[in-house]
RNA sequence: GGGUCUGUGGUCUAGCGGUUAUGACACCACCCUUACAAGGUGGAAGUCGCAGGUUCAAAUCCUGCCGGACCCA
Numbered sequence: 001g002g003g004u005c006u007g008u009g010g011u012c013u014a015g016c017g018g019u020u021a022u023g024a025c026a027c028c029a030c031c032c033u034u035a036c037a038a039g040g041u042g043g044a045a046g047u048c049g050c051a052g053g054u055u056c057a058a059a060u061c062c063u064g065c066c067g068g069a070c071c072c073a
Stems, first nucleotide, its partner, number of pairs: 001072007010025003018056001027043005049065005
């Protein structure tokens, strides 16, 4: 330099162009317990990597850029 894949709460992750972006762990509060753990209930936490484009509508499709992984040279 060229190519392929990939980027979603703190971490990991699901998500056919259309419903409120899913779940687990972690965190906070309460319940339970003498207490802790486990368990139960509730909560906070996402500008879906960035910028454009297509569309009535984009996490999803397209383009460029940025980061990561791999392959070729």
A computed fold for a 73-nucleotide RNA from a Candidatus Woesearchaeota archaeon, annotated as transfer RNA. Its Rfam family is "tRNA". The family's RNA type in Rfam is transfer RNA.